[in-house]
RNA sequence: CGAGUCGGUUGGACGGUCGCGGCUCCGGGUAACCGGGGGCGAGGAACGUCCGGGCUCCACAGGGCAAGGUGGUGGCUAACGGCCACCCGGGGUGACCCGCGGGACAGUGCCACAGAGAGCAGACCGCCUCCGGCCUCCGGGCCGGCGGUAAGGGUGAAAGGGUGGUGUAAGAGACCACCAGCGUUCCCGGUGACGGGAGCGGCUAGGUAAACCCCACCUGGAGCAAGGUCAGACAGGCUGUGUUUGAGGGCUGCCCGCCCGACUCUCCUCGGAGAGACACAGUCGGGUAGACCGCUCGAGCCCUGCGGCAACGCAGGGCCUAGAUGGAUGGCCGUCGCCCGCGCGGGGGUAACCGCGCGCGGGGACAGAACCCGGCGUACAGACCGACUCGUCCG
Numbered sequence: 001c002g003a004g005u006c007g008g009u010u011g012g013a014c015g016g017u018c019g020c021g022g023c024u025c026c027g028g029g030u031a032a033c034c035g036g037g038g039g040c041g042a043g044g045a046a047c048g049u050c051c052g053g054g055c056u057c058c059a060c061a062g063g064g065c066a067a068g069g070u071g072g073u074g075g076c077u078a079a080c081g082g083c084c085a086c087c088c089g090g091g092g093u094g095a096c097c098c099g100c101g102g103g104a105c106a107g108u109g110c111c112a113c114a115g116a117g118a119g120c121a122g123a124c125c126g127c128c129u130c131c132g133g134c135c136u137c138c139g140g141g142c143c144g145g146c147g148g149u150a151a152g153g154g155u156g157a158a159a160g161g162g163u164g165g166u167g168u169a170a171g172a173g174a175c176c177a178c179c180a181g182c183g184u185u186c187c188c189g190g191u192g193a194c195g196g197g198a199g200c201g202g203c204u205a206g207g208u209a210a211a212c213c214c215c216a217c218c219u220g221g222a223g224c225a226a227g228g229u230c231a232g233a234c235a236g237g238c239u240g241u242g243u244u245u246g247a248g249g250g251c252u253g254c255c256c257g258c259c260c261g262a263c264u265c266u267c268c269u270c271g272g273a274g275a276g277a278c279a280c281a282g283u284c285g286g287g288u289a290g291a292c293c294g295c296u297c298g299a300g301c302c303c304u305g306c307g308g309c310a311a312c313g314c315a316g317g318g319c320c321u322a323g324a325u326g327g328a329u330g331g332c333c334g335u336c337g338c339c340c341g342c343g344c345g346g347g348g349g350u351a352a353c354c355g356c357g358c359g360c361g362g363g364g365a366c367a368g369a370a371c372c373c374g375g376c377g378u379a380c381a382g383a384c385c386g387a388c389u390c391g392u393c394c395g
Base pairs, nucleotide, nucleotide: 001391002390003389004388005387006386007385008384009383010382012336013335014334015333016332017331018330020041021040023038024037025036026035027034028033043366047377048376050375051374052373053372054371055223056222057221058220060257062256063255064254065253067219068218069217070216071215072086073085074084075083076082087101088099089098090097091096102214103213107212108211109208110207111206124153125152126149127148128147130145131144132143133142134141135140161179162178163177164176165175166174180204182201183200184199185198186197187196188195189194227293228292229291230290236284237283238282239281240280241279242278243277248260249259250258263276264275265274266273267272268271300319301318302317303316304315305314306313307312338363339362340361341360342359343358344357345356347354348353
């Protein structure tokens, strides 16, 4: 100097003028409200609504099933599918990055086409033995049949471990040496996943679970339009079922258990019938939509020290920072700052190149709370900081 990897900060400032929301103080006013002073007033993502919670309500916060979520190990956290560190596998020269990371010997599927054969297989071309026939230059060659073979060739993404040998009619883990894989014993290191080493063994088809599934762990439901307080208004009708022979209800998708659960009268011969009332469900119709709470002090933020590789934790000190409800923070003017382009001038340097001053023109991202918080994902013009890796050059 160039290329790259990871992490972090910011994303306008000042003045003037007019205008907003809420809090507080003072004055006026019965009040509504008016005037004045003081302080505060959008984000790193407020977006997505993908997770986890706080909070609120319903709870038989009983048993069982279903359904859903996560998936290496160890930590952090209120919790999580998050974060940190590590292990294994893969990518990269590297800094680093990626992983739907338990199980294929519980079971069921799938592996097209090609190929003889893709779950326990298979013989297309080959190689070998025997039998028959033909030819022969007598070495042998060709055709057919029965049998052996899977070392060589071919097909394929993948073909029953690899290399070398012994052996055989020809071969083959049939056997042997070394290696890979699998199973297993012991030693060492590590909290652990796991890593390293020394042996033994049968010789050894696979892949796929981001296919169904199995295993381990976790999980009530609904949500601020939750849920409360006050004020106010109205209009009821019809139908069905049921009223202890029990409809219906009891947080959820089902089952079981358990619990709650709606009445009087009249008539008739037991027992039934009728009327009204009540409970549940359906349907037609009418009224209301106002005010206040929830609503902002929080698993809160900042600084310092200590512990920890880190995420983070502990201790001390400091700070208070929107609460709207058709929904507030904006408009205009001026100056500065930042970025881009053009022009002029000038400095450093061997050079490549780097910096400075002036003038003109243009530009300034993603985007706005609505109960709150911790994450993840997505968007973002421009400006800047740090650490690390690789390459090249000079000393």
This is a predicted structure of a 395-nucleotide RNA (Bacterial RNase P class A) from Antribacter gilvus. It was read from a public genome assembly, where an Rfam model found it. The model forms 95% of the base pairs in the Rfam consensus. Lineage of the source: Bacteria > Bacillati > Actinomycetes > Micrococcales > Antribacter. Rfam family: Bacterial RNase P class A. Gene Ontology terms of the family: dimeric ribonuclease P complex, ribonuclease P activity and tRNA processing. Its mean pLDDT, the model's own confidence on a scale to 100, is 77.